[in-house]
Molecule: transfer RNA
Organism: bacterium BMS3Abin01
RNA sequence: UGGGGCGUAGCCAAGUGGUAAGGCGGCGGGUUUUGGUCCCGUGAUACGGAGGUUCGAAUCCUCCCGCCCCAGCCA
Numbered sequence: 001u002g003g004g005g006c007g008u009a010g011c012c013a014a015g016u017g018g019u020a021a022g023g024c025g026g027c028g029g030g031u032u033u034u035g036g037u038c039c040c041g042u043g044a045u046a047c048g049g050a051g052g053u054u055c056g057a058a059u060c061c062u063c064c065c066g067c068c069c070c071a072g073c074c075a
Base pairs, nucleotide, nucleotide: 001071002070003069004068005067006066007065010024011023012022018055026042027041028040029039030038048064049063050062051061052060
């Protein structure tokens, strides 16, 4: 420098145009002598950023940022 992949809550992670699942953790409650286990509840600003398309964008397009892989260049 070129090509490809990825970026969703504290962590993991689904969803690929129609109002964002699930698990772990956290917090609150129940149970218990206490803790754990188990059960119930709980994320109003979780879709990397900025534009664009669209009635509607996490999803499509453009640019940028970050991470990973491959190739090349210099040493």